A computed fold for a 391-nucleotide part of an RNA from Guptibacillus algicola, annotated as large-subunit ribosomal RNA, domain III. The organism belongs to Guptibacillus, within Bacteria. It matches the Rfam family "Bacterial large subunit ribosomal RNA".
Context: one part of a larger RNA
RNA sequence: GAGUAGCGAAAGACAAGUGAGAAUCUUGUCCGUCGAAAGCCCAAGGUUUCCUGAGGAAGGCUCGUCCGCUCAGGGUUAGUCGGGACCUAAGCCGAGGCCGAAAGGCGUAGGCGAUGGAUAACAGGUUGAUAUUCCUGUACCACCUCCUUUCCGUUUGAACGACGGGGGGACGCAGAAAGAUAGGGAGAGCGCGCUGCUGGAAAUGCGCGUCCAAGCGAUUAGGCUGGUGAAUAGGCAAAUCCGUUCACCGUGAAGGCUGAGUCGUGAUGGCGAGGGAAUUUAAGUACCGAAGUCCCUGAUUCUACACUGCCAAGAAAAGCCUCUAGUGAGGAAAGAGGUGCCCGUACCGCAAACCGACACAGGUAGGCGAGGAGAGAAUCCUAAGACGAUC
Numbered sequence: 001g002a003g004u005a006g007c008g009a010a011a012g013a014c015a016a017g018u019g020a021g022a023a024u025c026u027u028g029u030c031c032g033u034c035g036a037a038a039g040c041c042c043a044a045g046g047u048u049u050c051c052u053g054a055g056g057a058a059g060g061c062u063c064g065u066c067c068g069c070u071c072a073g074g075g076u077u078a079g080u081c082g083g084g085a086c087c088u089a090a091g092c093c094g095a096g097g098c099c100g101a102a103a104g105g106c107g108u109a110g111g112c113g114a115u116g117g118a119u120a121a122c123a124g125g126u127u128g129a130u131a132u133u134c135c136u137g138u139a140c141c142a143c144c145u146c147c148u149u150u151c152c153g154u155u156u157g158a159a160c161g162a163c164g165g166g167g168g169g170a171c172g173c174a175g176a177a178a179g180a181u182a183g184g185g186a187g188a189g190c191g192c193g194c195u196g197c198u199g200g201a202a203a204u205g206c207g208c209g210u211c212c213a214a215g216c217g218a219u220u221a222g223g224c225u226g227g228u229g230a231a232u233a234g235g236c237a238a239a240u241c242c243g244u245u246c247a248c249c250g251u252g253a254a255g256g257c258u259g260a261g262u263c264g265u266g267a268u269g270g271c272g273a274g275g276g277a278a279u280u281u282a283a284g285u286a287c288c289g290a291a292g293u294c295c296c297u298g299a300u301u302c303u304a305c306a307c308u309g310c311c312a313a314g315a316a317a318a319g320c321c322u323c324u325a326g327u328g329a330g331g332a333a334a335g336a337g338g339u340g341c342c343c344g345u346a347c348c349g350c351a352a353a354c355c356g357a358c359a360c361a362g363g364u365a366g367g368c369g370a371g372g373a374g375a376g377a378a379u380c381c382u383a384a385g386a387c388g389a390u391c
Stems, first nucleotide, its partner, number of pairs: 012030006031388004039368003045348002049346001050074006059067002079140002081344004086117002091112003097106003121138005141340005147335006159327002164323004172310004178303003183297003187294002189210006211270002215265005222258004226249007234242002271292001274288002311314001354363002370382004
């Protein structure tokens, strides 16, 4: 320079409280903002920022009794969620090997490697802070145990079974229609509560609520698929499997596979508007708990890339099923009892906690996403919920 520029998009007001001190902290009542978001879940990333108590030097563009700040204490509980003890992709590593003055490069067998495949748990409650992890109820998966019962088998071969063969897994995009569900309803019924400081309002009024999973059993809209027998040149050996050929039967049928949903059960349970205590301290807490039906509407979700169409022609491997090679004397089913390892789990997550030097008008994958008007996830107003953005 100069007490100048600026104080980073934005609505607060009042009352009460706390305190040495209050525009800024806490509580309440109004008012306002968002509402395909400025709500909720979750990945990456951050790494204790989470919760409780205390504090106010500094950080906070002002203040501060407050904080994502400082100090102390506490907090993350899993057979089933995500990852590993399973599988492979791009890519990477790479025994031998090839190449190369050296260092090293490439690469077979083999391995690692999710952003993909496979894979058994749901509902409710609970904490100041965790919950598909704790608790309650109801399940499921794998393995073990002659513990019990029943059945089958021991060369007339039960059962298991490849690192091998085959099937399957197994895949693009667009379009239309159907079935169903989630969700919604200022529709009816049912249940509970309320009756007013204004002219009226005990009624044909007003307000609120009208739910529930996995599992198990039954059933099913729809979709796909012919069935049986014989033969055997192929599938690097073998095969009863696959493939190929033949015969018979049959054809909008039966059978098989798949499949949303629905019904029953789960549930004599939970939730539930509302009602609502006591005590020396801890309240809308403990505790109690009604109705819980029908109708309408209706998805961008599921059946399902199922069907039809199209051209740019749309991963692999394992789990799984089957076949033998082989092993072979015990095995199977049901019940009962038991076992179940390691890592993550707090909190933020369109943001004051991530990436931007900042408590920065920028950027940040995925899912849910209600009502009125509307073609609509546009737009405006609202619900649940969250905020009033720090002079």